The prediction has a mean pLDDT of 87.
Predicted 3D model of a 349-nucleotide part of an RNA (small-subunit ribosomal RNA, central domain) from an uncultured prokaryote.

[in-house]
Context: one part of a larger RNA
RNA sequence: CUGGGCGUAAAGGGCGCGUAGGCGGCCUUAUCAGUCAGGCGUGAAAGCCCCGGGCUUAACCUGGGAAUUGCGUUUGAUACUGUAAGGCUAGAGACAUGGAGAGGUGAGUAGAAUUCCUAGUGUAGAGGUGAAAUUCGUAGAUAUUAGGAAGAAUACCAGUGGCGAAGGCGGCUCACUGGCCAUGUACUGACGCUGAGGUGCGAAAGCGUGGGGAGCGAACAGGAUUAGAUACCCUUGUAGUCCACGCCGUAAACGAUGAAUGCUAGAUGUUGGGGCAGCUUGCUGUUCAGUGACGCAGCUAACGCAUUAAGCAUUCCGCCUGGGGAGUACGGUCGCAAGAUUAAAACUC
Numbered sequence: 001c002u003g004g005g006c007g008u009a010a011a012g013g014g015c016g017c018g019u020a021g022g023c024g025g026c027c028u029u030a031u032c033a034g035u036c037a038g039g040c041g042u043g044a045a046a047g048c049c050c051c052g053g054g055c056u057u058a059a060c061c062u063g064g065g066a067a068u069u070g071c072g073u074u075u076g077a078u079a080c081u082g083u084a085a086g087g088c089u090a091g092a093g094a095c096a097u098g099g100a101g102a103g104g105u106g107a108g109u110a111g112a113a114u115u116c117c118u119a120g121u122g123u124a125g126a127g128g129u130g131a132a133a134u135u136c137g138u139a140g141a142u143a144u145u146a147g148g149a150a151g152a153a154u155a156c157c158a159g160u161g162g163c164g165a166a167g168g169c170g171g172c173u174c175a176c177u178g179g180c181c182a183u184g185u186a187c188u189g190a191c192g193c194u195g196a197g198g199u200g201c202g203a204a205a206g207c208g209u210g211g212g213g214a215g216c217g218a219a220c221a222g223g224a225u226u227a228g229a230u231a232c233c234c235u236u237g238u239a240g241u242c243c244a245c246g247c248c249g250u251a252a253a254c255g256a257u258g259a260a261u262g263c264u265a266g267a268u269g270u271u272g273g274g275g276c277a278g279c280u281u282g283c284u285g286u287u288c289a290g291u292g293a294c295g296c297a298g299c300u301a302a303c304g305c306a307u308u309a310a311g312c313a314u315u316c317c318g319c320c321u322g323g324g325g326a327g328u329a330c331g332g333u334c335g336c337a338a339g340a341u342u343a344a345a346a347c348u349c
Stems, first nucleotide, its partner, number of pairs: 004320003007303002012317001014201004021194003025088007033081002035077008049065006091191001092188002095184005103177007110154001114150008125136002162169002206247006215241002221235003258316006266294001268292005274287006298305002322349003331342004
């Protein structure tokens, strides 16, 4: 390289958009580039292979053939692929009418709780634990009442419920805004799928500048526990957590399952919407789009998957090739740094 693979054994890129490229619906006509068939030329000789001959055999030498799977040229075939032209509507899009939603961004606002401050009542404890102690408290704590301040998060509703490409998104109101679904047919007419590079988004932690800081809380300190205890438990508590702008670009970024299309038993729950049918007028059946739990065929090493496939097929991309060394070294690119990305070998089993 080929082959075989990628849920769990090595292996799906974290996720979009999209360039080149690859692939691409139905019908008609033309062309004959690919494709297929025949002829001709060429494909040196030797060698290999087959049938013979010559040295007493063999090695060796020698005659003929085959082969040289290729290239060129020519004559045809026209189904398929390509190209050109024309047409179509089942893919894709557009339009109209409705619909659901924690989808996104910005602004405003509400109540509960927590902590702190002030004042009142009130007196000796309060906290905390397996038990304690550190800690707070007669300078009046804890408890309780009233008032005020601050920051952060939104109980119940809440649901294998919803939305989003993924990360993710949850009080309420307003403004702007993306996607999706159903129904309808008057529109366009293959405009599609995938996507190396590229580009954008991307939890938490971390970094830079400036704010903010209630609670929680790495580090640090103290108290316990213990043989020890650089821990688990307790009391404090700084970065951080929050906001704005800019970086970082990684996660068990998981469904450990790439995207798209078609086909392939059922029965059941749930979310959204419409149409039709039936009636008891708010239910049943049917249908489309999601989301669950079962279960045939089939697949799988098994576990299991099973119309949301890991089934049967097609197209395109990414990735794997024994364990360790190692996702490391060196070099490159990116980054303020932390580091990220690309990515070996010696050696060893």